[in-house]
The prediction has a mean pLDDT of 77.
The RNA shown here (c-di-GMP-I riboswitch aptamer) has 90 nucleotides and comes from Cytobacillus solani.
It was read from a public genome assembly, where an Rfam model found it.
It matches the Rfam family "c-di-GMP-I riboswitch aptamer". Gene Ontology term of the family: cyclic-di-GMP binding.
RNA sequence: UUUGGUAAGGGGCAAAUCUAUUGAAAAAUAGAGACGCAAAACUAUAGGGGCUAAAGUAUGAUGAGUAUACCAAGCCAGCCAGUUGCUGAA
Numbered sequence: 001u002u003u004g005g006u007a008a009g010g011g012g013c014a015a016a017u018c019u020a021u022u023g024a025a026a027a028a029u030a031g032a033g034a035c036g037c038a039a040a041a042c043u044a045u046a047g048g049g050g051c052u053a054a055a056g057u058a059u060g061a062u063g064a065g066u067a068u069a070c071c072a073a074g075c076c077a078g079c080c081a082g083u084u085g086c087u088g089a090a
C1' cells in the first nucleotide's frame, strides 16, 4: 500500500420490549434493556427503496361533524448506496 472482517487485545454502538416527553402519524429524544453490528460512524438539499398522510387537492355524503383516494415539504443510514475510518490477520 492492497485485500479483508477470519486470530488476539482494548474498546464502541444498541434491536424488540417497558417508562417519560414531543408529534396528526411515521418516528425522534432520555432512562432501563441486549437481538445483533467491523463501520449499527457520518450523509435523507447524488440515487434507488421503504414508512407516515397533518395540511393540500379530487370525489362522494351530510343540517353539520366527516369518509375515500392521491400527495412529502415529515421520517427511515439497523434496506441498498455514497463518504470517512480503529486494531492488525494475510
Stems, first nucleotide, its partner, number of pairs: 002090002012037002017032006035078001041083003047080002049076003056070004